Source information: Transfer RNA from Brachybacterium kimchii, 74 nucleotides, folded computationally. The sequence is in RNAcentral, with records from ENA. Its Rfam family is "tRNA". Rfam classes the family as a transfer RNA.
C1' cells in the first nucleotide's frame, strides 16, 4: 500500500433494507422495604450515534474522504 469488520450513555451492547423525542443490562445518585446493610421494587439523570462533507422534505442508519482499533493478503 490493498481488502474485511468495528467506533452508539462511565462500561458491555442492541439499534443500521431513512421516519414516534436514539434504547437495554450492569455502575452512578434519589425513594421505598430493614433496626441496619445486602438483595428486591421503583425513579430520576447520563448521548456532538468517532470526525468532516454530500444527496434527501428528513440520516445513527445512504454514499465520499479522513482518524482510531482489529484480522487478513502482500
Nucleotide at each position: 500500500g490493498c481488502c474485511u469488520c468495528g467506533g452508539u450513555a462511565g462500561c458491555u451492547c442492541a439499534g443500521c433494507c431513512g421516519g414516534c423525542c436514539a434504547g437495554a443490562g450492569c455502575a452512578c445518585c434519589c425513594c421505598a422495604c430493614u433496626c441496619g446493610u445486602a438483595a428486591u421494587g421503583g425513579g430520576a439523570a447520563g448521548g456532538u450515534c468517532a470526525c468532516c462533507g454530500g444527496u434527501u422534505c428528513g440520516a445513527c442508519u445512504c454514499c465520499g474522504g479522513u482518524c482510531c482499533g482489529a484480522g487478513g493478503c502482500u